[in-house]
Context: one part of a larger RNA
RNA sequence: UGACGGGGGCCCGCACAGGCAGCGGAGCGUGCGGUUUAAUUCGACGCAACGCGCAGAACCUUACCAGGCUUUGACAUGCCCCUGCAAGCGCACGGAAACGUGUGACCUUCGAGGGUGGGGCACAGGUGCUGCAUGGCUGUCGUCAGCUCGUGCCGUGAGGUGUUGGGUUAAGUCCCGCAACGAGCGCAACCCCUGGGGCCAGUUAGAAGCUUCACUGGCCCGACUGCCGGCUUGCUGCCGGAGGAAGGCGGGGAUGAUGUCAAGUCCGCAUGGCCCUUACAGCCUGGGCGACACGCACGCUACAAUGGCCGGCACAAUGGGUGGCCAACGCGCGAGCGGGAGCCAAUCCCCAAAGUCGGCCCCAGUUCGGAUCGGGGGCUGCAACCCGCCCCCGUGAAGUCGGAGUUGCUAGUAACCGCGGGUCAGCCAUACCGCGGUGAAUCUGUUCCCGGGCCU
Numbered sequence: 001u002g003a004c005g006g007g008g009g010c011c012c013g014c015a016c017a018g019g020c021a022g023c024g025g026a027g028c029g030u031g032c033g034g035u036u037u038a039a040u041u042c043g044a045c046g047c048a049a050c051g052c053g054c055a056g057a058a059c060c061u062u063a064c065c066a067g068g069c070u071u072u073g074a075c076a077u078g079c080c081c082c083u084g085c086a087a088g089c090g091c092a093c094g095g096a097a098a099c100g101u102g103u104g105a106c107c108u109u110c111g112a113g114g115g116u117g118g119g120g121c122a123c124a125g126g127u128g129c130u131g132c133a134u135g136g137c138u139g140u141c142g143u144c145a146g147c148u149c150g151u152g153c154c155g156u157g158a159g160g161u162g163u164u165g166g167g168u169u170a171a172g173u174c175c176c177g178c179a180a181c182g183a184g185c186g187c188a189a190c191c192c193c194u195g196g197g198g199c200c201a202g203u204u205a206g207a208a209g210c211u212u213c214a215c216u217g218g219c220c221c222g223a224c225u226g227c228c229g230g231c232u233u234g235c236u237g238c239c240g241g242a243g244g245a246a247g248g249c250g251g252g253g254a255u256g257a258u259g260u261c262a263a264g265u266c267c268g269c270a271u272g273g274c275c276c277u278u279a280c281a282g283c284c285u286g287g288g289c290g291a292c293a294c295g296c297a298c299g300c301u302a303c304a305a306u307g308g309c310c311g312g313c314a315c316a317a318u319g320g321g322u323g324g325c326c327a328a329c330g331c332g333c334g335a336g337c338g339g340g341a342g343c344c345a346a347u348c349c350c351c352a353a354a355g356u357c358g359g360c361c362c363c364a365g366u367u368c369g370g371a372u373c374g375g376g377g378g379c380u381g382c383a384a385c386c387c388g389c390c391c392c393c394g395u396g397a398a399g400u401c402g403g404a405g406u407u408g409c410u411a412g413u414a415a416c417c418g419c420g421g422g423u424c425a426g427c428c429a430u431a432c433c434g435c436g437g438u439g440a441a442u443c444u445g446u447u448c449c450c451g452g453g454c455c456u
Stems, first nucleotide, its partner, number of pairs: 007456007015446002019409005026301008034292002042053002064287007073123001077122006089104006125276002128274003134270002136265003139261001141259001146185006152161003165176003191253004196221007206213002224247001227241005290428001303402001307361007319350003324343002329338003368399001373394007415438007
């Protein structure tokens, strides 16, 4: 000077408390450990690894394993020699393919010059090791209120002061005081979305009948403790009220200081060093990453009657679409098929569910629940055995609300409900990133648990 304390004082945060919905029990999905395996590629490991890298593992991806092959190499640059049957392509044979062998026609200029191929050399190549050699990027403390500098002053010095103190704030926010006076990075503001209004413009946009409302988009106004009252002796500010669409940072986002964890990543990329170079490189076929006595993590679906099933009716937003979205209509119980209109899209298409009205079920392992398995079918794709999704018929398992413990959330939030998108041929998406619909309970407390800030 820091850090730490089952030291103290002050103060914050869904940290506790008060509430609501969960997890921990069941079945299944996914990730991880373990075990197994020829291989089950690798990384990530308290918070901050475990639906994480993976925003798409049947081949590919793919880095792993087995087998079959190739070596100047799948890819780059340079040099030397050779090449007219050029390479490539077509065909034939062997083959699982890769590849190997054989063969055929054909460019320009006709100088082997370009180009191509072959041989040789220099080199290529490596997801091989080291994130304890690194860049870059990222996580975390933490959107926490802090971290520093110049000059001055104090101290032999490390260093202190400023930044402490009194008040106040979400805030080192502001005020007052003070051997300090100023300043920088942070905070805030400037940026975006949203909530009210005005003006202008408007198609492809709804009502409607020439102008208005909604919408789209651009500009502007609006909120500043501005006004009133109280409190604060003063300042700063706090409490209440009016007006207002909105108040006291309106709500949300973007934005992450100095630093910490030798945190993470040499498998995104870059890169030092080391190592392999007929192989630790390269190609292919098949397998594996999908194994299963088990353990854990995150989820999905339930255990039912504010529920399940059947029929009728209604209301969104974000987005996406030409190798695409696909309407009407027809066929099929259905997945889907046929069909072909429209749309490069405010024009056309993808397009809701909870809800509501009526009916059935009558508390039962059931008309709950849907696992598992049998059979039949559809779609994508060269190909669904390992290992895809969907539909129909049958089968109907565990499960009657979950021990110790533990998670999220303070308002248009939680919870419930569906919809869209990326990746993507298809999809193991119950994931992720967004969107709207319905819409609560509780907290005016800081003793305690956890994390953090300031002083001591």
Model confidence (mean pLDDT): 85 of 100. The part of an RNA shown here (small-subunit ribosomal RNA, 3' major domain) has 456 nucleotides and comes from an uncultured bacterium. The full RNA is in RNAcentral, with records from ENA and SILVA.